[in-house]
RNA sequence: CAAUUUCUUCGAGGGAGGGACAUAAUGUCCCGACCGGCGGUAAAAGUCCGCAAUCCUGAUUAAUCUUCAGGGUGAAUCGGUGUAAUUCCGGUACCGACAGUGCAAGUCUGGAUGGGAGAAGAAAUGU
Numbered sequence: 001c002a003a004u005u006u007c008u009u010c011g012a013g014g015g016a017g018g019g020a021c022a023u024a025a026u027g028u029c030c031c032g033a034c035c036g037g038c039g040g041u042a043a044a045a046g047u048c049c050g051c052a053a054u055c056c057u058g059a060u061u062a063a064u065c066u067u068c069a070g071g072g073u074g075a076a077u078c079g080g081u082g083u084a085a086u087u088c089c090g091g092u093a094c095c096g097a098c099a100g101u102g103c104a105a106g107u108c109u110g111g112a113u114g115g116g117a118g119a120a121g122a123a124a125u126g127u
Base pairs, nucleotide, nucleotide: 001126003125004124005123006122007121008120009119010118017031018030019029020028021027022026033107034106035096036095037051038050039049040048046094047093055071056070057069058068059067076092077091078090079089080088098110099109100108
C1' cells in the first nucleotide's frame, strides 16, 4: 500500500396545525401538513444512470427455507450562478411495493427482533 480471504459494527423517514357543526365520552366535515434507502455522475439528486427492498416465473429442495437464473418495478421542468450542476439557489409541479383496516393509506397495523444495496473498521495472507 494494489489485491484476496475472514470477522465485527452500522445500515428508512413521514399526517403537524387550524376551522365549522353536534356531543356525556367523542364523532363528522373542510382547509391543509409531512417524508425521501445505497452507489455513480466535472458540484451536493425521491423524479438522470444503475442497485437494493417488495412482486412474478423457472430450476434446486422434504419445504412457500436457502441458493441460482430470468422477468417486472413510480415520478421534472423553467429561470439563475458557475469552467462544470435535469444534483446548488429561486419558481412551479409530480411520484411512492405487498397484505390488513377504512369511504379513503407513501405516512396507521403486519410479514419485519426479517432481508438488504452498501458504509466503516479489524485481522491474516500478499507486494

This is a predicted structure of a 127-nucleotide RNA (FMN riboswitch aptamer (RFN element)) from a Spirochaetaceae bacterium.
Its Rfam family is "FMN riboswitch aptamer (RFN element)". Gene Ontology term of the family: FMN binding. Rfam describes the family as follows. The RFN element is a highly conserved domain that is found frequently in the 5'-untranslated regions of prokaryotic mRNAs that encode for flavin mononucleotide (FMN) biosynthesis and transport proteins.
Its mean pLDDT, the model's own confidence on a scale to 100, is 78.